[in-house]
Record summary: A computed fold for a 119-nucleotide RNA, annotated as FMN riboswitch aptamer (RFN element).
RNA sequence: GAAUGUCUUCAGGGCAGGGUGCAAUUCCCGAUCGGCGGUAACAGUCCGCGGGCGCGAAAGCGCGGGGUCUGGUGCAAUUCCAGAACCGACGGUAACAGUCCGGAUUAAAGAAGGUGUGU
Numbered sequence: 001g002a003a004u005g006u007c008u009u010c011a012g013g014g015c016a017g018g019g020u021g022c023a024a025u026u027c028c029c030g031a032u033c034g035g036c037g038g039u040a041a042c043a044g045u046c047c048g049c050g051g052g053c054g055c056g057a058a059a060g061c062g063c064g065g066g067g068u069c070u071g072g073u074g075c076a077a078u079u080c081c082a083g084a085a086c087c088g089a090c091g092g093u094a095a096c097a098g099u100c101c102g103g104a105u106u107a108a109a110g111a112a113g114g115u116g117u118g119u
C1' cells in the first nucleotide's frame, strides 16, 4: 500500500420588491437555489446514485424517478467562458408551492477518521 470487518463523526440550498384578491412567500411580474460518485478539465440538465411510495420484525424486495442548446477556447469541456433556455418528491394550507409548514433532532447516496483482520 491492495482487499476486508467494525466503530465514530460529517453529509441541501433558496421568493427581496411589487400586482390581483376576502384569502396567495402557492396565481401574475420579478427574485432566488443547485446533494453524492463518475468523466480526456471544474456538470442541477451527460452516465450512475440518493431523497419519495408500497410490502416486510429485519435483511431486503418491488414501483416511481424532472430538465440544454448555440457560439468560443482547447490535445481534451452537453462540465470552462459568452449568450439564451429548462427542471425540481410526498402530505398540508383562507387559492395551485423547488423556495413556507410537516414527516425530519429522520434517513441516505457518499466523505473523512479511529481500530482490527490479512497479504
Stems, first nucleotide, its partner, number of pairs: 001119001003117008017029003031099002033088002035049004044086002052063004068084005090102003
Its Rfam family is "FMN riboswitch aptamer (RFN element)". About the family: The RFN element is a highly conserved domain that is found frequently in the 5'-untranslated regions of prokaryotic mRNAs that encode for flavin mononucleotide (FMN) biosynthesis and transport proteins.